[in-house]
């Protein structure tokens, strides 16, 4: 740091996926040791059992008890009364229990973080300091006794102590009132000080002594807290309005303290688009993970804060709580019960059940650290220190090291040679970490206490632990797995399987040769682990601040005005808010980075420094942005003078045309179409003339011309009215730009009411077309189209391009205005400035196409919008609308693409050019009949196999009676009918003959080897192997067909393009031809074309047999028969000849073409051979060859015999000859099935062939015979050749078929036999609606109202203090029970709100190898398509109106 995946290929857009890191994890396979960490993420579910908070006798009384001791008594056991000294259960009292430990339910909040404030506050124990510690009193628990209760526990009476409780005295810098003065502060106000007057304290204990410790009231400190404020950090607008103690004030209350915190009254405020209110989710942070960073995710362990303690409410005590192991009440649950009533709260440590994919021991110790109490010893401490369990994580170590090749055996592969596993093993040698075993054996220990005594003294205290560690012993001994191997992505073979089984993160593998499944061998990676799953970040610049876009890929709102907001010209002064810089405080520790130290190393851990990007305070600077004050004119606007215009509204008005009505003329058709029909017309249409009515639209001008913000605007006149442009530079002085919400305008269709209605015309009706035709075409025709008023608010509302400003080459049109030149003037003309509107084009931009001063270039400001395709602009909710519907706008689910531009092909019922017996023009056929032959089908035991549109079908087959023969049946053979090798054995084999048999074969007889040996030849037996017309032509070679003898197909270099590719090869001509010429960013070249080859046509030369015979000779009945000859024909071989060479016309001074001459032949003379790159998985495994698979007493090989079915209508000749009967000939071993031919007889269909279709352009068609191969013969009428006779026609390229080139469109690329849309039917899945139904949450109204605080209170109860007193008591003050009231949790009732589950049925959606119906779209897709709207239709869809060009 990237990679895979859309395509035939390319570039782009864009999603999906992968490689990395991390985890409190889980699961699968596997598992040696140690260290350090870590371990209920789920049910804040329920909990058995044990423990987790006590301590103090130096606060107090008393009980029990041990020891020492003294009396009394004694039955000598003891009992009893004292004194001293210990221990201890309960109680009064003090301190602690508010810490420590757990959890994250709630909480979107001053809860947390950070920084401030508190002049509005508190603070037990601790530290420093000042003062005091005086004098009295009355009770009460324990205890005793009586009683109630099952228990928990309670009540009456009686006794007693205190550091428990209560008075009096005294007291300050305490506190309240009044008062004097000083000082400080941003305000309220704070601090100090003078005088006076009220109020307020205390406790003792211990010690032989000294002492020590406590108590009270102040001041200060430290620590810990309370309260307030600025800023910061989640989602949702399908939550837009919320609020009555609400916001503020005054008085009062309350608190430690401010405050609507509470209350009475008054005012009507307060919050909100910078998101209030509501809903959902969530403890927050230091940090942790990731990332280059910015960010994103997260909050487990450790640390800080908060909240909670079964659920809800409440207060008490206290310095501190509204209190996890306290209290009261209510609720749910559990337990005990004698049924009357009671008890409980593990989110402390262990542990149990449950839930769950999943998370540990009912361990040891207070030795250390820390905490509570105590003067102390000490006690308590599931805090803590340790141990146990778990590879859950991180880190470290080991499973051995060295040597060892005939590269052993085995495995696997193999081209059979070998390769590989592999120095790996064996074997030799060495070592012993760890585990095992034996011995030794710590640090952590300081303190306190104690003993000796002042020494740096001695002794004692260890859960972990006989642990760490050290030293021995023995032996390689006890210790390796997991995943992967098609690409991404490191690593390949064999077998099995055969779209099955299976794999898969994405692309995708698997249908008989799978590096992708399964197994094996081998390899690659990591390693006590390895993989998988889940989650987070990354890659992803794929939410883009850093760092993206919006013409066509997703994306500019239909247009304008304008509020908030954002942004804003020149200049001066000032402030110093932003901004820059220095310093100060803070930013806890841990973490992180860095330096350094300690455990053998590392993980881990100690110390120092840094970081902590932040916040606050303070000093300084003032360019820029901003605030304030002032000035300016260039932006903007106003005035004045001109000017163009289908800009808008209203009123009036004009002619042409259609239709209708009336009348005239006039007669049989009109109309309509591709062709028709429906329709109209003898009741007089159409046509034509005249007159009239009515509605709608405005020809020509008219124009990529004008105006308007857009929609849009077109006869003429008048009235009213908006905006623009030009000129002038008088005025204002930044007044500007944009614009979330908001408002207005807004084609067509549509809606409402009332008019109007000529034409056109959804729906509808009819006629056609058609397989159908709910369409296209035709005839009619209603809404509508028109007007007025009111709605609707959408369009391909498009330049698919938001608005504004500035800058950046030009050229050429056109509209408006000004000005200059020229012109006597006007009109033309030329130049220039401003402003509109087009085209071309440079730089630049862009994926490309393209844009290009009217930007899609370069920048700035503001707004809107996009983030894969489908689902879906849909559902639900909300707002708007009379409705139709509009605006806003998801999710589940599903796919790996969907898309843009361009390229090459292919295709088009696109276009242009050209060719071909392609059509046309002709000649002859086929299609009708019979027969022959081949195929299909059917049949059969088998009817062997192959060939299947053109390009299979008289084809393989140039010849099936047997053979051939591959098929079938039956009978036989098994190293074989055929080949080679080895081993062994025999001496034959062959030939002649006889018998059995259908034959193969079997049996018998006669004859019979060569060689010295080795061996040869032949037979038998055995082993290797032979053999296969068995499969696969979709594993192949070779061969062949076809497009097509069509003119094409390519390459090198260069150039252009990001690229696929293009150019060349296109263009203008020409040709049979990519043939040639010219032009040209191309220049050349190759395979094709042509030529070279064969043959034929003319001629020459040479030669002259088996061919020939003119001349000479001989001969015959006749014949080149003979001698001879080379003249001729002919044969063989070799030359010549034809090249547009010559002339003329055309053409570019070209290629070439037309005509002519000459010539046997004239424009490739005729014919043949020759077949480019490729296409059709074309044909052939049965010509041959061949991989793999299959058969091996058979799918191999040989021989013989037998069989080869039936049917396919009737009628007719002197033509026609089929068929049949009889007789023969020939071949052959054989002619019945089943040959050919001959003779006699028989004499069928058929009278020129429907739709349709084939061949042929000259020595051709047609017609006539002849020959050959195969072959014994022949079904040959086939095939291949040979010659004889010998035509007709071609105007021409509109059409059919095929082909070539260029161009165009494309949604095709398996390439139109393509692609593809919708209904219906079936299956699966998720979602919406739905009569309802079952819950949840938060409020509201009313009822009831526990505990408790606060308030009231007749009667009742009441030790301390006061008064009186007859000392009995009485009264007062104060307190209490009870009771009443306000508030108040749970509960009840009620109607609503929000939300979730479920629901008969229903709606669309998505997906699903081969279902049904059509053919809508892509080509002019066969009616151009699409958008909005309305109507209609099985469905795609059709039609109307307006719009767009994509």
């Nucleotide at each position: 740091a990237g990679a895979g995946u859309u395509u035939g290929a390319u570039c782009c857009u864009g999603g999906c996926u992968c490689a990395g890191g991390a985890c409190g994890a889980a699961c699968g396979c596997u598992g040696g040791c140690g260290g350090c960490g870590u371990g209920c993420u789920u049910a804040a579910c329920a909990c058995a059992u044990g423990c987790a908070a006590g301590u103090c006798g130096a606060a107090c009384g008393g009980g029990c008890u041990g020891c020492c001791u003294g009396g009394u008594u004694u039955u000598c056991g003891g009992a009893u009364c004292g004194g001293g000294u210990g221990g201890u259960g309960a109680g009064u009292g003090g301190c602690g229990a508010a810490c420590g430990g757990g959890u994250g339910a709630g909480u979107a909040a001053c809860a947390c973080g950070u920084g401030a404030g508190u002049a509005a506050c508190c603070u037990g124990c601790c530290c420093c300091u000042c003062u005091c510690u005086u004098u009295g009193g009355g009770a009460u628990a324990a205890c005793g006794u009586c009683g109630g209760g099952a228990a928990a526990u309670c009540g009456g009476c009686g006794c007693u102590a205190a550091u428990a409780c209560c008075g009096g005295g005294u007291a300050u810098u305490c506190u309240g009132g009044c008062u004097u003065c000083c000082u400080c502060g941003c305000a309220u106000g704070g601090g100090g000080u003078u005088g006076u007057u009220g109020g307020g304290a205390a406790a003792g204990g211990u010690u032989u002594u000294u002492u020590c410790u406590g108590g009270u009231g102040g001041g200060g400190g430290a620590u810990g807290g309370g309260c307030u404020c600025g800023c910061g950090g989640c989602c949702u607008a399908u939550c837009a309005g919320c609020u009555u103690g609400u916001u503020g004030g005054u008085g009062g209350g309350g608190u430690g303290a401010u405050g609507g915190c509470c209350u009475a009254c008054c005012a009507a405020g307060g919050c909100g688009g910078u998101g209030a209110c509501g809903g959902g989710u969530a403890g927050c942070c230091g940090g942790c993970c990731u990332g280059a960073g910015a960010g994103g995710g997260u909050g487990u362990c450790c640390g800080g804060c908060c909240a909670c303690a079964c659920u809800g409410g409440g207060a008490c005590u206290g310095a501190g709580a509204c209190a996890c192991g306290g209290c009261c009440c209510a609720g749910a649950c559990u337990c005990c019960u004698a049924c009357g009533g009671g008890a409980g709260g593990c989110a402390g440590c262990a542990g149990u059940g449950g839930g769950g994919a999943a998370u540990a021991u009912u361990g040891c110790a207070c030795a250390a650290u820390g905490g509570g109490c105590g003067g102390a010893a000490g006690c308590c401490u599931g805090a803590u220190g340790c141990a146990g369990c778990g590879a859950c994580g991180c880190c470290g170590c080991g499973u051995g090291g060295g040597g060892g090749a005939u590269g052993a055996c085995g495995g696997c592969c193999u081209u059979c040679g070998g390769g590989u596993u592999g120095u790996a093993a064996a074997c030799c040698u060495c070592u012993u970490u760890c585990a095992g075993u034996g011995c030794a054996g710590a640090a952590c220990a300081a303190g306190g206490c104690u003993c000796u005594u002042u020494g740096u003294g001695g002794g004692u205290u260890g859960a972990g632990g006989g642990u760490a560690u050290g030293c021995g012993c023995a032996g390689a001994a006890g210790a390796a797995g997991c995943g992967c191997c098609g690409g991404c992505u490191a690593a390949c073979u064999a077998c099995g399987u055969g779209c099955c089984a299976g794999c898969a993160g994405c692309c995708g593998c698997g249908g008989u040769a799978a590096u992708a499944c399964g197994u094996a061998g081998g390899g690659c990676g990591c390693g006590a682990g390895c993989g998988u799953u889940g989650u987070c970040c990354g890659g992803a610049u794929u939410u883009a601040u850093u760092g993206g876009g919006c013409g066509u890929a997703a994306a500019g709102a239909g247009c304008u005005c304008g509020u908030a907001g954002g942004c804003g010209g020149u200049u001066u002064g000032u402030c110093g808010c932003g901004u820059c810089u220095g310093c100060u405080g803070u930013g806890a520790a841990a973490u992180c980075c860095u330096c350094u130290g300690g455990c053998u190393u590392a993980a881990c851990u100690g110390g120092g420094g840094g970081c902590g990007u932040g916040c606050a305070g303070u000093g300084g600077g003032u360019a820029c942005g901003g605030g304030c004050a002032g000035a300016c004119u260039g932006g903007a606007g106003u005035g004045c003078g001109g000017u163009a215009g289908g800009g808008g509204a209203g009123a009036c008005u004009g002619g042409a045309a259609u239709u209708c009505c009336u009348g005239g003329u006039g007669u049989a058709g009109c109309g309509g179409u591709g062709g028709a029909a429906u329709g109209c017309g003898c009741a007089g249409a159409u046509a034509u003339c005249a007159g009239g009515a009515g509605g709608a639209a405005c020809a020509c001008c008219g124009g990529u011309g004008g105006c308007g913000a857009a929609g849009g605007c077109g006869g003429g006149u008048c009235u009213c009215u908006g905006g623009g442009c030009c000129g002038u530079u008088a005025c204002u002085g930044a007044c500007g730009c944009u614009g979330a919400g908001g408002a207005g305008c807004g084609a067509a269709a549509g809606c409402a009411u009332g008019g109007g209605g000529a034409g056109c015309g959804a729906a509808c009706a009819g006629g056609a077309u058609u397989a159908g035709a709910u369409a296209c075409c035709c005839u009619g025709g209603u809404a509508g189209u028109c007007c007025a008023u009111g709605c609707c608010g959408u369009a391909a509302a498009c330049g698919u391009u938001g608005g504004g400003a500035a800058c950046u080459a030009g050229g050429u049109g056109u509209g408006g205005g000004g000005u200059c030149c020229a012109u006597u003037c006007c009109a033309c003309g030329g130049g220039u400035c401003c402003u509109g509107u087009g085209c071309c084009g440079u730089a630049g931009c862009u994926a490309a196409c393209g844009c290009a001063u009217u930007a899609a270039g370069u920048u700035c400001c503001c707004c809107g919008c996009c983030u894969g395709g489908g689902g879906a602009g849909u559902a639900c909710g909300g707002c708007c609308g009379c409705a139709a519907g509009g605006c806003u706008a998801a999710a589940a689910c599903u796919c790996a693409a969907a898309g843009g531009a361009a390229u090459u092909g292919a295709c088009g019922g696109g276009g242009g050019c050209c060719c071909g017996c392609a059509c046309a023009a002709g000649c002859g056929g086929c299609g009708g009949a019979g027969c022959a032959u081949g195929c299909g089908g059917a049949u059969u035991a088998a009817u062997u196999c192959g060939a299947u549109g053109c390009a299979a079908c008289g084809c393989g087959a140039a010849g099936a009676a047997c053979c051939u023969u591959a098929c079938c049946a039956a009978g036989g053979c098994u190293u074989g009918a055929c080949a080679u090798g080895c081993a062994u054995u025999c001496g034959a084999c062959g030939u002649c003959u006889c018998c059995a048999g259908a034959g193969a074969u079997g049996g018998g007889g006669g004859u019979u080897c060569c060689g010295u040996a080795a061996g040869g030849c032949g037979g038998g037996u055995g082993c290797a192997c032979a053999g296969g017309u068995g499969g696969u032509g979709c594993a192949u070679g070779g061969u062949u067909g076809u497009c097509g003898u069509c003119a094409g197909c390519u390459c090198g270099u260069g150039u252009c393009g990001u690229g696929a590719g293009a150019u060349g090869u296109u263009g203008g001509g020409u040709u049979a031809a990519g043939u040639c010429c010219c032009g040209c960013a191309a220049c050349g070249a190759g395979c094709g074309c042509a030529a070279c080859c064969c043959u034929u046509g003319u001629u020459c030369c040479a030669u002259g047999u088996u061919g020939c015979c003119a001349g000479c000779g001989g001969g015959u009945g006749a014949u080149g028969c003979c001698g001879g000859g080379g003249a001729c024909u002919c044969a063989u071989g070799g030359g010549a000849g034809a090249c547009u060479g010559c002339c003329g016309g055309g053409g570019u001074g070209a290629a070439c073409u037309c005509g002519g001459a000459g010539g046997a032949a004239g424009g490739u003379g005729g014919g043949g051979a020759u077949g480019a790159c490729g296409u059709c998985a074309a044909a052939u495994c049965a010509u041959c060859a061949u991989g793999c698979c299959c058969c091996u007493u058979a799918u191999g090989a040989a021989a013989a015999a037998g069989c080869c079915g039936g049917u396919c209508u009737c009628a007719g000749u002197u033509c026609g000859g089929a068929u049949u009967g009889g007789g023969g000939u020939c071949u052959g071993c054989a002619a019945c099935u089943c040959g050919a031919c001959c003779c006699c007889a028989u004499g069928a269909a058929g009278u020129c062939g429907g739709a349709g279709u084939c061949g042929c352009u000259a020595g051709u068609a047609a017609u006539c015979g002849c020959a050959g191969a195969u072959c014994a013969g022949c079904a040959a009428c086939g095939c291949u050749g040979c010659g004889g006779u010998g035509a007709a026609u071609a105007c021409g390229u509109u059409c059919u078929c095929g082909g070539g080139c260029c161009u165009u469109g494309u949604a095709c690329a398996c390439a139109c036999c393509g692609c593809c849309c919708g209904u219906c039917a079936c299956g699966u899945c998720a979602c919406g609606a739905a009569a309802g139904u079952c819950g949840g949450u938060a409020a509201c109204a009313c009822c009831c109202g526990a505990a408790g605080c606060c308030g009231g209170u007749g009667g009742c109860c009441u030790a301390a203090c006061c008064c009186g007193u007859u000392c009995g008591c009485g009264g007062g003050g104060g307190g209490g029970a009870g009771u009443c009231g306000u508030c108040g949790a749970a509960g009840g009732u009620g109607g609503g709100a929000c939300u979730g589950g479920u629901g008969a049925u229903u709606g669309g959606g998505a997906c699903g190898a081969a279902g049904u119906c059509g053919u809508a779209a892509c080509a002019a897709g066969g009616u151009a398509g699409c958008c909005g709207u309305a109507c209609c239709g099985g469905a795609a869809g059709g039609u109307g109106c307006g719009g767009c060009u994509g």